[in-house]
Molecule: SAM riboswitch aptamer (S box leader)
Organism: Saprospiraceae bacterium
RNA sequence: UGCUUAUCAAGAAAGGCGGAGGGAUUGGCCCUAUGAUGCCUUAGCAACCUACCUCAUCGGAGGUAAGGUGCUAAGUCCAACUCCAGUAAUCUGGAGAAAGAUGAGUG
Repeated sequence: UGCUUAUCAAGAAAGGCGGAGGGAUUGGCCCUAUGAUGCCUUAGCAACCUACCUCAUCGGAGGUAAGGUGCUAAGUCCAACUCCAGUAAUCUGGAGAAAGAUGAGUG
């Protein structure tokens, strides 16, 4: 860095450092000197991989733990493209896609 696949309406923060932008992109809307984003420590959440147990019998299901990741503002913060419904328009709601994030596998 590419590809495949699963998930993304739940959940979970304190302290220290540091000092200006940050929330991937664009628009909106937010967070931020009452100190954000980031880094570190500790704590926590969850259960993708993993280990073990039970059932099932080859598709798997359930449970326990927490070793490897991940995560701890806002639904992936909302929208973006297509379709459907409503609407005079604006716009609103729903479904899907794209993009993104994370895990696992693979080149």